This is a predicted structure of a 1493-nucleotide RNA (small-subunit ribosomal RNA) from an uncultured bacterium. RNAcentral holds the sequence, with entries from ENA, Greengenes and SILVA. Model confidence (mean pLDDT): 82 of 100.
RNA sequence: AGAGUUUGAUCCUGGCUCAGGACGAACGCUGGCGGCGUGCCUAACACAUGCAAGUCGAACGGUCUAAUGCUUAACACUGAGUAUUCAGUAACGUUGGAACACGCGUGGGUAACCUACCCAUAAAGCCGGGACAACCCUUGGAAACGAGGGCUAAUACCGGAUAAUCUUAUUAAGUGGCAUCACUUGAUAAGGAAAGGUGGCCUCUGAGAAUGCUACCGAUUAUGGAUGGACCCGCGUCUGAUUAGCUAGUUGGUGGGGUAAAGGCCUACCAAGGCGACGAUCAGUAGCCGGCCUGAGAGGGUGAACGGCCACACUGGGACUGAGACACGGCCCAGACUCCUACGGGAGGCAGCAGUGGGGAAUCUUCCGCAAUGGACGAAAGUCUGACGGAGCAACGCCGCGUGUAUGAUGAAGGUCUUCGGAUUGUAAAGUACUGUCUUGAGGGACGAAAAAAAUGACGGUACCUCAGGAGGAAGCCCCGGCUAACUACGUGCCAGCAGCCGCGGUAAUACGUAGGGGGCAAGCGUUGUCCGGAAUUACUGGGCGUAAAGCGCGCGUAGGCGGGAAUUUAAGUCAGGAGUGAAAACUACCGGCUCAACCGGUAGCCUGCUCUUGAAACUGGGUAUCUUGAGGACAGGAGAGGAAAGUGGAAUUCCUAGUGUAGCGGUGAAAUGCGUAGAUAUUAGGAGGAACACCAGUGGCGAAGGCGACUUUCUGGACUGUAACUGACGCUGAGACGCGAAAGCGUGGGGAGCAAACAGGAUUAGAUACCCUGGUAGUCCACGCCGUAAACGAUGGGUACUAGGUGUAGGAGGUAUCGACCCCUUCUGUGCCGCAGCAAACGCAAUAAGUACCCCGCCUGGGGAGUACGGCCGCAAGGUUGAAACUCAAAGGAAUUGACGGGGGCCCGCACAAGCGGUGGAGUAUGUGGUUUAAUUCGACGCAACGCGAAGAACCUUACCAGGGCUUGACAUCCUCUGACGUCCGUGGAAACAUGGAGUUCUGCCUUCGGGUAGACAGAGAGACAGGUGGUGCAUGGUUGUCGUCAGCUCGUGUCGUGAGAUGUUGGGUUAAGUCCCGCAACGAGCGCAACCCUUAUCUUUAGUUGCCAUCAGGUAAUGCUGGGCACUCUAGAGAGACUGCCGGUGACAAACCGGAGGAAGGUGGGGGUGACGUCAAGUCAUCGUGCCCCUUAUGACCUGGGUUACACACGUACUACAAUGGCCGGUACAGACGGAAGCGAAGCCGCGAGGUGAAGCAAAAUCCCUUAAAACAGAUCUCAGUUCGGAUCGCAGGCUGCAACUCGCCUGCGUGAAGUCGGAAUCGCUAGUAAUCGCUGGUCAGCACACAGCGGUGAAUACGUUCCCGGGCCUUGUACACACCGCCCGUCACACCACGAGAGUCUGCAACACCCGAAGCCGAUGAGCUAACCGCAAGGAGGCAGUCGUCUAAGGUGGGGCCGAUGAUUGGGGUGAAGUCGUAACAAGGUAACC
Repeated sequence: AGAGUUUGAUCCUGGCUCAGGACGAACGCUGGCGGCGUGCCUAACACAUGCAAGUCGAACGGUCUAAUGCUUAACACUGAGUAUUCAGUAACGUUGGAACACGCGUGGGUAACCUACCCAUAAAGCCGGGACAACCCUUGGAAACGAGGGCUAAUACCGGAUAAUCUUAUUAAGUGGCAUCACUUGAUAAGGAAAGGUGGCCUCUGAGAAUGCUACCGAUUAUGGAUGGACCCGCGUCUGAUUAGCUAGUUGGUGGGGUAAAGGCCUACCAAGGCGACGAUCAGUAGCCGGCCUGAGAGGGUGAACGGCCACACUGGGACUGAGACACGGCCCAGACUCCUACGGGAGGCAGCAGUGGGGAAUCUUCCGCAAUGGACGAAAGUCUGACGGAGCAACGCCGCGUGUAUGAUGAAGGUCUUCGGAUUGUAAAGUACUGUCUUGAGGGACGAAAAAAAUGACGGUACCUCAGGAGGAAGCCCCGGCUAACUACGUGCCAGCAGCCGCGGUAAUACGUAGGGGGCAAGCGUUGUCCGGAAUUACUGGGCGUAAAGCGCGCGUAGGCGGGAAUUUAAGUCAGGAGUGAAAACUACCGGCUCAACCGGUAGCCUGCUCUUGAAACUGGGUAUCUUGAGGACAGGAGAGGAAAGUGGAAUUCCUAGUGUAGCGGUGAAAUGCGUAGAUAUUAGGAGGAACACCAGUGGCGAAGGCGACUUUCUGGACUGUAACUGACGCUGAGACGCGAAAGCGUGGGGAGCAAACAGGAUUAGAUACCCUGGUAGUCCACGCCGUAAACGAUGGGUACUAGGUGUAGGAGGUAUCGACCCCUUCUGUGCCGCAGCAAACGCAAUAAGUACCCCGCCUGGGGAGUACGGCCGCAAGGUUGAAACUCAAAGGAAUUGACGGGGGCCCGCACAAGCGGUGGAGUAUGUGGUUUAAUUCGACGCAACGCGAAGAACCUUACCAGGGCUUGACAUCCUCUGACGUCCGUGGAAACAUGGAGUUCUGCCUUCGGGUAGACAGAGAGACAGGUGGUGCAUGGUUGUCGUCAGCUCGUGUCGUGAGAUGUUGGGUUAAGUCCCGCAACGAGCGCAACCCUUAUCUUUAGUUGCCAUCAGGUAAUGCUGGGCACUCUAGAGAGACUGCCGGUGACAAACCGGAGGAAGGUGGGGGUGACGUCAAGUCAUCGUGCCCCUUAUGACCUGGGUUACACACGUACUACAAUGGCCGGUACAGACGGAAGCGAAGCCGCGAGGUGAAGCAAAAUCCCUUAAAACAGAUCUCAGUUCGGAUCGCAGGCUGCAACUCGCCUGCGUGAAGUCGGAAUCGCUAGUAAUCGCUGGUCAGCACACAGCGGUGAAUACGUUCCCGGGCCUUGUACACACCGCCCGUCACACCACGAGAGUCUGCAACACCCGAAGCCGAUGAGCUAACCGCAAGGAGGCAGUCGUCUAAGGUGGGGCCGAUGAUUGGGGUGAAGUCGUAACAAGGUAACC
């Protein structure tokens, strides 16, 4: 520090996700030791049990006990416990419910205050009195706890005196203060204290206890300090405006009360204030801080432990006591709950330490000790102390250590993988040599203890040290597709599962599970949760708003924010110096202590802040006076659909009247509805009425926007130009507020020609609630009033300043020039285009900025849900405005790129259409396919590009299928062992395979002692490795093939352009069959394709001349190159020539090229073939072959017989033959090419009607012989338009051929039979010249079987104007929401399932207020006839006090109507998500009616 994820790819915007750190954590797996920390985050839920606050006999009356003394005893003394009194219990510890507050933090103030214990200073300590506990007696109650009578003490209580620098009141002087006032020194009056105890001593008194003296402790008064508190103030302190108004003690004053003290704190009266968009009030949530976590920082989150403050103590209220409380382990009352009870009454409060139950994902011991530190009491010893110090439990966290070290290659065994060679685990192990940390045992053994000594240790026989022994007791967890370090095998087969995001899994998964291996961390490792970071993704630092989310529709203007030049002053902001504070801890640096570290200590820094004070005066702010350039005003001009009102005008539509006139008009793609013989349309004339204003007219004008268009008049707003005598910053923006605001819509009243939602009819259509047509009502128009929204758009808020130019246009002004006008130049304002810098993701913007800056406002923060719901406000309504959440997705989006596509455009080509010829589709048959059938009808091929295809030929075989019979190392290959045959022949069984009997009996090479041995071949038997598979997967593959397409395309290098994908080149102008060539050009070159090279055909030359040929010569025949001879010709087959736009003319751009012509056998690639670029279709083929993986192994292998592949209601494809006279039939006469021939072609002759038979000549691998008579044609004869002398299917009979074998199931012949069919609907195919059409011949396959296929020649046309249309293709361009690429994408209803939400008659909790009723305890007040020790009084009585009663306040409770949050509710509404559902086709292309608001 970044990365993954939107796309075919790119850049951007933007969200989601990850890598880091942290935790009071939890969960899973695992777990050796130690140190230091930490440990109920949930139920402020309820609590059993124990403990957590007692102490003092040196304040005091007494009681009990033991010892001692003295004693008969009493008694004295010492010690212990109990009660009274005094003092403590407001600390410590716990918790965070409430509270958004002067609660907290920070800094100030108190001239408005208090302070026990402690310290200092000063003073005083006199005289009296009355009670009550304990105790004794009586007595109530279950208990808790009392009641009555009697006695008694005090440092308990009370009275009096004295005293002050105390308090209060009055008052004088001085000093100080911002003020109220305060302080100091005085004066007067009033008020107002106390308590003693213990020890020691004998100088004084005294008989003595004692008085006294002295020491310590205690008590009183006053002042001061210290400490701790109280109150007030500035600043800071969460969210919500779908909470906008709140407030009656409320705000202030006066008098009074109250308090330690200011104060509406309380009360009476008076006034009517106070708070609030700088967010009052209300609601929600929450203890605050030092700090902690994170972060570069700014920030964000948090408030466990430690420390400070606050609040609370079962819930609510209340006071008492006290220095201090409205009191956690105090009291009273009310309430809920729990417990005891004799039912009459009582008791209790773990949010102290442990602990229990409960809740929960989850959080410990009912431990030890007061040894240390600290606290309470005490004179002290000491007692108490769950504060604290320690130990225990828990990997909960941090830190440290260990689980060995060195050596060790045969690279062991085993595991895993394997291309079978090996690789890896791996120096890892074993082995050898060592070490001893931790652990174990034994021995020793602390610091912590404390300032004279002694005593005192819970921890703890702990830390630590020494010795001994032995590698012994000690490693796991997660991950390995990318992000992200780390890969293989097997299993599984969209299953099981994984997953943080993207995404894996549908038979070869590095993504699931397991194993091996590897990576990471390590006594831990992962997961989950939360926070910060990354996230510049709320942007102060540090973002944006033309198109990605985002500029209010526009103006006016309030508050607010910001604001021109020069001068002076001030010092609020700002800056500088000084001072105080910013607790400690924490943090950072350095140093130090535990062996190190964590941890702990010391010093310094930091604590970014606040306050006070001194100064500076540039900038901002305030004050004063001033300036003119911003702004405004004045005067003079010209321009304009600016606004409002009134009036006027012509053209056109429609209607009415009349005339002319006759059968149609109208409308459409085509029609129909409609109008018209009752006279339309058309036309002429007159009239009525409403609305809108042609031409001018212009990216022209005006207006803030919406918007404004005939003409005239009136009223009226604004802008511009010029002048520079006026004012003097008066300015800009603008939250709220207010106004204007298209169309549609609403209300009332008018008006209504045309147009026209709704509606009706006609068409279209599968449907057509649409598009088209005929009608037609609201509305459109006017007046007044509402509505307040639009893609209200430049998708661009307003203002000011600055920053190259060029060129239009509108309105002015000036200059030059001229007699004048024009032209030209300068300048201001408006409105356009082009363009530099700059900006921008790109597109683009570019002085009218989207540039450079400043000021102000508005708005945005992923998509959907949703501009929806609820609430508020506005509206007559429609609706508008403000405006969420649950839930859901990993995208949604912008710009540009390459393709593909378009019922987009342009150019061009092709038997693509058109022009023609002939077919198919109808019939019969053949053949293939589907379907059906079947035991099986083997399998594959399915639009073009499957279907006379694989198959160049299924009777058996083929054959893969079915039935049956038999085989199991096998029909076939290699290896091993044994045997020596096997074959053959003859039998038997059998359908055969096969089984079985008999006869017969090996071969070759080498060696040899001739007995044989050995090796090999072949055959049989046996065992196992293995064979075998037309079993699966063509979506695992190789090879091969089809297709686009013989279409003209497909790319690369370098350079250049672009952020980039990419572009350029390859586009453009011509031209071509062609990316063929030429020219131009930021391109220059190159490659694969095109073309050429190859074969064949067409002409000629030459060479050669048999098997070919025969012109000349000769011979011969019935005839024939038959023979001699010859090679001229034909021909054969070698080598060459020839054609190249080469020549001429024209066109063209002086090009390429095209057109025409000449010559030529052939002319513009001469005809035909071969040749198939990059790629596409997961196209076809595992059944040609090869092959991975999977599967079968007495069978999915192999053998045999028979059957099937040949089935047949049907459908389709491809062919053949026909339907006839351009023909059929009959006989006759001609002319080919190419091919084949030894398991062959097979002549002549003879036989047969024929198929064929016989026969054997010839050919010998072929110019010789054979197949081999070519047929159409030609010339005749016949038929005469018929289901025929057409057509030949079908069937019968008789034959032939091949073959072991023609039944299923071959071909042919003869005779007989003689079906459909009379030219074929919609639709559709081929062909552009030696082509179509037509005619026959040959070959391969093959025993036989050809209408198929592959070839060959014969005869031999018609037509092409042309490119509008159909199909396919190429190039350029355009749009796109497509990229699996239009067979694309995608919308809405409906149906089903699930989810969250809204409405809903209502119902039910909760919360906070309000009104009224009732009103405990208690303070205060009133009363107090009852009661009453201290004081007064001789007494009576009084003073004072208490009970009681009443009143104000008031908790809980009750009643009531409202408010708010929530839960629930029959039903209902839309939304979201789901698998292949239904209906349509709305959008994306001109999306087929442009889309959208």